RNA sequence: GCGGAGGGGCGGAUGACCGCGGCAGCAAUGUCGAGGAAAGUCCGGACUCCCAAAAGAUACGGUGCCGGGUAACGCCCGGGCGGGGUAACUCGACGGACAGCGCCACAGAAAACAAACCACCGACCUUAGGGUCGGCCAGGGUGAAACGGUGGGGUAAGAGCCCACCGGGGGGCUGGCAACAGCACCCGCAUGGCAAGCCCCACCGGGAGCAAUGCCAAAUAGGGACCGCGUGGGCCGCAAGGCCCGGGGCUGCUUUUGCCCCAGCAGGUCCGGGUUGGCAGCUAGAGGGGUGUUGGUAACAGCAUCUCAAGAGGAAUGGUCAUCUCGGGGCGGUUCGCCGUCCUAGACAGAAUCCGGCUUACAGCCCCUCCGCGCAC
RNA sequence: GGCCCCGUGGCUCAACUGGAUAGAGCAGCCCCCUCCUAAGGGGCAGGUUGUAGGUUCAAGUCCUACCGGGGCCG
Repeated sequence: GCGGAGGGGCGGAUGACCGCGGCAGCAAUGUCGAGGAAAGUCCGGACUCCCAAAAGAUACGGUGCCGGGUAACGCCCGGGCGGGGUAACUCGACGGACAGCGCCACAGAAAACAAACCACCGACCUUAGGGUCGGCCAGGGUGAAACGGUGGGGUAAGAGCCCACCGGGGGGCUGGCAACAGCACCCGCAUGGCAAGCCCCACCGGGAGCAAUGCCAAAUAGGGACCGCGUGGGCCGCAAGGCCCGGGGCUGCUUUUGCCCCAGCAGGUCCGGGUUGGCAGCUAGAGGGGUGUUGGUAACAGCAUCUCAAGAGGAAUGGUCAUCUCGGGGCGGUUCGCCGUCCUAGACAGAAUCCGGCUUACAGCCCCUCCGCGCAC
Repeated sequence: GGCCCCGUGGCUCAACUGGAUAGAGCAGCCCCCUCCUAAGGGGCAGGUUGUAGGUUCAAGUCCUACCGGGGCCG
């Protein structure tokens, strides 16, 4: 210099004027006011309700190599194995197909406890074309896939039939927390693919969502549907009521504790109608960011210090001008390095309970590390 | 804002438990029939199955991410 790999950051700045929303204030006024994704709503939580709590199994849903991080995760970090790349690096839904069931179209002889179409070999028959019986699974052909592969020996022809190497399986030793790797030994091979088909194994999960939910105010005319019919029993008491046993109901099911009901009717639940105002939830929390330091390969965690903070309702966060700066474009000049001048704020996008992730969208710019090739020293 | 569902010719629907040219009716075009039209009969065209990627030998069907549409909740 050319080509490439990985990671991080910014995503206009300042000032003036006019506006918008929240908070404080009697007022003047002061102060704060979008993002890296606020997005998709795909995961995980906080929080609230489902009367409350605990345990269990089944069903259902999810995750899926190993170890660690975390409040938690399907996220992140490190490692293993497999694929790609010369390399830096990168991609992988990556448990189980000897627990069972199912499927594998067409083609093909055969698609899975096997089987024989052609060819090959042997015997017999023969009208010399072939036929019958047997052997065989190496070759041909079919297919996405054909019951280990290559080479040699062997044989009538062949075949793990035998041997060497490779692949595979088994138990063992060594290293590693583990996934796994290495080593030697034994086994002639001992059963294809699909689990993003059912399923098995391990682990996790109760359901709903801030339009959750609580309180106040307002409204509550008239209406519809469904449920509960058990006259529970005994004891104490004048009675109200209390205790014990029993029945029914209470987040899909069961059990235990607990709560409610058992002749009470203005009963309970739901729908519909009506009312549609205010307050809380609400934003300071597993908070974010910077710097230093400690532990750790890292994710991350601890400590110290500084700093930042929209919270409202159908919803504010904007506009104009000036200057500067980064790109882009036009014109002119040029010593080809640039210079002058004019125009242009320029991508995706827009908080709605909050937080941790993932995914998707994104004009342009900046920084760091690494790899390959070439050249120079 | 939150939750749920759907997507196949112009329209309405099929496609079994993945299996090979995605099928049918209406609409469209051409021909026959008729004096002409309608009805009827025959034929034809029209589909990247919303888009992209993956699993599989094979995807309309299974999985993931986007795009578009619809519904419910105060």
Molecule: RNase P RNA; transfer RNA
Organism: Tateyamaria sp. Alg231-49